[in-house]
RNA sequence: AGAGUUUGAUCCUGGCUCAGAUUGAACGCUGGCGGCAUGCUUAACACAUGCAAGUCGAACGGCAGCACGAGAGAGCUUGCUCUCUUGGUGGCGAGUGGCGAACGGGUGAGUAACGCGUGGGGAUCUGCCCUCAAGUGGGGGAUAACCCGAGGAAACUCGGGCUAAUACCGCAUAAUCUAUGAGUAGAAAAGCCAGCACUUCGGUGCCAGCGCUUGAGGAGGAACCUGCGUCCGAUUAGCUAGUUGGUGAGGUAAAGGCUCACCAAGGCGACGAUCGGUAGCUGGUCUGAGAGGACGAACAGCCACACUGGGACUGAGACACGGCCCAGACUCCUACGGGAGGCAGCAGUGGGGAAUAUUGGACAAUGGGGGCAACCCUGAUCCAGCGAUGCCGCGUGUGUGAAGAAGGCCUGAGGGUUGUAAAGCACUUUCAGUGGGGAGGAAGUUGAGGUGUUGAAUAGACACUUUAAUUGACGUUACCCACAGAAGAAGCACCGGCUAACUCUGUGCCAGCAGCCGCGGUAAUACAGAGGGUGCGAGCGUUAAUCGGAAUUACUGGGCGUAAAGGGCGCGUAGGUUGUUAUUUAAGUGUUAUGUAAAAUCGGUUGGCUUAACCUGCCGUUGUGAUAGCAAACUGGGUAACUAGAGUACAGGAGAGGGAAGUGGAAUUUCCGGUGUAGCGGUGAAAUGCGUAGAUAUCGGAAGGAACACCAGUGGCGAAGGCGACUUCCUGGCCUGAUACUGACACUGAGGCGCGAAAGCGUGGGUAGCGAACAGGAUUAGAUACCCUGGUAGUCCACGCUGUAAACGAUGAAUACUAGCCGUUGGCCUCCUAGAGGGGUUAGUGGCGUAGCUAACGCGAUAAGUAUUCCGCCUGGGGAGUACGGCCGCAAGGUUAAAACUCAAAGGAAUUGACGGGGGCCCGCACAAGCGGUGGAGCAUGUGGUUUAAUUCGAUGCAACGCGAAGAACCUUACCUGCCCUUGACAUCCUCGGAAUCUUACGGAGACGUAGGAGUGCCUUCGGGCCCGAGAGACAGGUGCUGCAUGGCUGUCGUCAGCUCGUGUCGUGAGAUGUUGGGUUAAGUCCCGUAACGAGCGCAACCCUUAUCUUUAGUUACCAGCACGUUAAGGUGGGGACUUUAAAGAGACUGCCGGUGUUAAACCGGAGGAAGGCGGGGACGACGUCAAGUCAUCAUGGCCCUUAUGGGCAGGGCUACACACGUGCUACAAUGGGUCGUACAGAGGGGAGCGAAGCAGCGUUGUGGAGCAAAUCUCAGAAAGCGACUCGUAGUCCGGAUUGGAGUCUGUAACUCGACUCCAUGAAGUCGGAAUCGCUAGUAAUCGCGGAUCAGAAUGCCGCGGUGAAUACGUUCCCGGGCCUUGUACACACCGCCCGUCACACCACGGGAGUGGGUUGCACCAGAAGUAGGUAGCUUAACCUUCGGGGAGGCGCUUACCACGGUGUGGUUCAUGACUGGGGUGAAGUCGUAACAAGGUA
Repeated sequence: AGAGUUUGAUCCUGGCUCAGAUUGAACGCUGGCGGCAUGCUUAACACAUGCAAGUCGAACGGCAGCACGAGAGAGCUUGCUCUCUUGGUGGCGAGUGGCGAACGGGUGAGUAACGCGUGGGGAUCUGCCCUCAAGUGGGGGAUAACCCGAGGAAACUCGGGCUAAUACCGCAUAAUCUAUGAGUAGAAAAGCCAGCACUUCGGUGCCAGCGCUUGAGGAGGAACCUGCGUCCGAUUAGCUAGUUGGUGAGGUAAAGGCUCACCAAGGCGACGAUCGGUAGCUGGUCUGAGAGGACGAACAGCCACACUGGGACUGAGACACGGCCCAGACUCCUACGGGAGGCAGCAGUGGGGAAUAUUGGACAAUGGGGGCAACCCUGAUCCAGCGAUGCCGCGUGUGUGAAGAAGGCCUGAGGGUUGUAAAGCACUUUCAGUGGGGAGGAAGUUGAGGUGUUGAAUAGACACUUUAAUUGACGUUACCCACAGAAGAAGCACCGGCUAACUCUGUGCCAGCAGCCGCGGUAAUACAGAGGGUGCGAGCGUUAAUCGGAAUUACUGGGCGUAAAGGGCGCGUAGGUUGUUAUUUAAGUGUUAUGUAAAAUCGGUUGGCUUAACCUGCCGUUGUGAUAGCAAACUGGGUAACUAGAGUACAGGAGAGGGAAGUGGAAUUUCCGGUGUAGCGGUGAAAUGCGUAGAUAUCGGAAGGAACACCAGUGGCGAAGGCGACUUCCUGGCCUGAUACUGACACUGAGGCGCGAAAGCGUGGGUAGCGAACAGGAUUAGAUACCCUGGUAGUCCACGCUGUAAACGAUGAAUACUAGCCGUUGGCCUCCUAGAGGGGUUAGUGGCGUAGCUAACGCGAUAAGUAUUCCGCCUGGGGAGUACGGCCGCAAGGUUAAAACUCAAAGGAAUUGACGGGGGCCCGCACAAGCGGUGGAGCAUGUGGUUUAAUUCGAUGCAACGCGAAGAACCUUACCUGCCCUUGACAUCCUCGGAAUCUUACGGAGACGUAGGAGUGCCUUCGGGCCCGAGAGACAGGUGCUGCAUGGCUGUCGUCAGCUCGUGUCGUGAGAUGUUGGGUUAAGUCCCGUAACGAGCGCAACCCUUAUCUUUAGUUACCAGCACGUUAAGGUGGGGACUUUAAAGAGACUGCCGGUGUUAAACCGGAGGAAGGCGGGGACGACGUCAAGUCAUCAUGGCCCUUAUGGGCAGGGCUACACACGUGCUACAAUGGGUCGUACAGAGGGGAGCGAAGCAGCGUUGUGGAGCAAAUCUCAGAAAGCGACUCGUAGUCCGGAUUGGAGUCUGUAACUCGACUCCAUGAAGUCGGAAUCGCUAGUAAUCGCGGAUCAGAAUGCCGCGGUGAAUACGUUCCCGGGCCUUGUACACACCGCCCGUCACACCACGGGAGUGGGUUGCACCAGAAGUAGGUAGCUUAACCUUCGGGGAGGCGCUUACCACGGUGUGGUUCAUGACUGGGGUGAAGUCGUAACAAGGUA
């Protein structure tokens, strides 16, 4: 410090997610030791049991219990036991009294507050402690305990009697204190103990100590006031009557409405009052570079609370955790009358929860309370126990060891890896274990001695010191030594990318994984297991949570034209900001000083535990804070000036700026009248509609409403909305010029106020045209639309409301600065050649463009540049601009404005493609122009379907369907049925035996089986091999599956002209350029231009064939001339001329001429030529597309079968047949059929072959066998044609299906199921609906011939020649294709994407008659305990008394305040609710097709 994820790819915006650190954690797996920390985050839920606050006998009366002493008595053992008496002593239960219990310890419910933090302030109190001053005199009356009695279950209570004090109360005194009218008045106390002396043994005196009283001061503590800071919500905007202030009084320790009476009417609030929600605050902790953000466990400071609520008492201090009273809830005891209790102390229990420990030890240390002290108490504390909860440290061995062992895993079978890892050998012993030793934490306390202080004192007390004894929970301490032995000690997560780490097996969109992207549908590095690896390590992962990354709330440090985001526009309040100069002030600002900012923490640096964590000394760090001084640049305040901002006056100017009144013409419509006749109107085409009752058309007249053609212009005006005939009136703003004046008067603008298109609403008018709704006609599958005919609201006017728009420049207002060029509107100045001129300036309004900015597009002085000021707004998509609430509105609705839930995207700009019922250019039998077909019939053949035991399998739009199949009777054959075989029909290896081979008989459908016979081999390196049979297992075999695992081959776009690369350049980039453009071509063919220059695969050419010629050669071909010869015949000699054959060449290249074109490429025409512009035909198929086809040609991965899915055999099937489709043949006839005669090919085939002549047969064919491995022989008669005759338009002399009969041929075999022949039969069919196919010249059409396959079996296929046309204006349209361009929400690429209703399931939310809780306001009732006031009833020891009583109290009663409680009525919030509403999400549901292309109506 970043990374993954939107896309085919790119850049940006933007969210989601990850890597880091952390935790009082929890869970899973695992677990050796130690140190230091830490441990109910939930139910402030309820608590059994024990302990957590006592102490003082040196305050007191005492003596229940214990011990000792004394006295008496008894038993007697004569010094022991027992009993009794005795507070005499040590001590001490209970009690009186003092101090403490207000600390320490716990918890965080409440509290948004002077509660806390920080800094100040004055009107206060303060026990114990310290210092100082002054005292401590003399009296009195009670009361617990105790005794007696009573009540009660108990708790406890009551009555009578005795008694003490450091308990209580007067009196005296007053340094001082308090009050004051300044004369005075008032207010205290307590003793105890040690020692000495004296003693009448009662006590007294002196002295030390501890106490007590009054006052002053201190320290520490406490109370109060105050500036500033301290969470969220405005869908909480107004709150407040003791409320704000004053006077007086009361009250308090003290100021104060703290309380009361009276007076005034204030106080708080947009700088957020009030209300609601949440929350203890802080030092700090975690994170972060910091600024910040989150948190407030442990430790420390403060606060609050103690079952819930209220209250006071005591006291220095409490409204009191382990005190009291009352009320409430709960629990317990009870004799039912009444009582008791409060773990948020330490342990512990139940409960809740994902989750948090022992009913431990000790007061040894530190600290606290009491005490003179010893000492006692102390769940504070110190320790131990439990928990890997965290941090830190250590260990689980070390060295050597290659046969690279075994085993595991992988394997291309060789090997690789685990791996020096193990074993083995040699060592070590930390920790744990056993045994032994052994610090420090201890200071004190007590005894004895010494010195000093006090004192009369050698008592005593206190301080210091010496010495002796003694005090340790932890503790079997830390630490050290010895012993034995590698011995007791390694796991967890991960391995697709992010992110370090890969293979095999299993599984087969299943099981599962997943933080995000995403894996899994038979070859999963993503699931599960294994091997291997990576990371961390006594831990490792997961979950939860916080910060970071996130500049993703942006102060540091973001944005708003199109991504989310500028308010529709103005005026203007508060607020914010504000020109120049001088002076002053010192609030901001800067600096210095002082005090404070607790400690801990944090940073630096020492020191101590073996180290570290941890502990520790010193230094530093820390505030917008306080006070004081100084400075005066800047900001602010004051004062005085200025004129450059702003404004006013004067003179001109332009304008659809606004309002009102009036006027005008054109047009539409309607009405009246004239002319006139059958249609008009409307559309893609029609119809509805109008019209013979006279329309439309046309002429004249009238009425009425609305809008203002031309001018008219990226022209003008206005803040925006908006404004357009003309005239007048009223009125706002703007611009220009020159001077004068005011003197910062300015800018922006939350709230507020106003304006604000269209539609809409209210009232009243108006209504020509247009025209939602509605009606009708069309269109359509439907058409609640688009189109047409009508037509109501509305559109218009007046007044009022609404307040929204893509109210857009999708661009807030103001100011300043920053290159130019070209238009245009309104002013002004100036120059001349005086114009429709040139130059300058200013205010607008446009186009281009530099710098700069921007993600890009683009913006660019009218900024989206550079800066300043102010306002508004944004923070992922959806839910949603919705719900609820508030405000506004007559309503419609507007405005303000969420959440649950859900997704990993949504989005902007640009790129490449693809697509478009977008555009341009171009091509093709693509259309058109023609010719002939198919679709109708019969048959053939293939397919679908159906059928079947089987009808084997594959091919399925073009690009399957006379296709694989160039040929199914058996075979083929893969299918079915039946019968058989199991190392197999076939390959390799092993063992044994045998020649192989041929053959006979029998059984059987056959395969096969049984029984015989003949035969006894060949080669050899002498081992054996070839061949056959038997046996065992490795294996064979499979037309079984997967063409979506593959190779190879093939089809198709398409013989279309395209597809790319290197370097350079441009762009942030994907990419572009080149390859686009202008011409041209069949062509990315060529030329020109050009930030491109070149190149490759394609095109073309090179190859074959055909058309012409030449040369060479001349048999089997040929025969002109010469000769022979035949009935005839190149038959023969011969020839090499011709035809021809087959080899080599020539030829054609836009080469020549003219024109056009850019002087090009090229095109057009012509000449010559056999052929002319690629001459015709063929082979040849770029990058790629279709997961196209083929596992059944072959090959092949994986899977499957193995007495069967393999192998053999017979028979059957592939040939079925209500039907549908494709491809063909034959026809429907006269351009024809039939009969007779007659002419002319090419290219092929032939040995298990072609087969001549001849003969037989009507014929198929038979016989025959010459000739021929072929330019020789043969198939082999070519047919259409031509010449005659006949038929005469008919189901025919057309057509030939079908059927009967008879045959021939092939073949073991023609039944299922062959072909052909003859005789007979003579079906449909009279030219074919919608639709559709082929063909541009030797082509279509038509005619026959041959071949492959093949025993036989073509109407199919592949070839061959004969005869031989018509048409093409042209590119609008259909189909396909190429290039350029445009739009796009498509990229699986239009067979795309995608919207809404409905149906089903689930989820959250709103409404809802209501219902049930919480909380709270107001009004009223009520009023426990308590305090204060009143008091006439009752009553009382201290004091006074005149002895009657008084004073001062107590009880009771009562008044005020008030908790709980109750009633009524509101607010708010939560839960729930029949039903209901929309929303979201779901598998391939239904209906349509709204959007994206001109998306088919932009």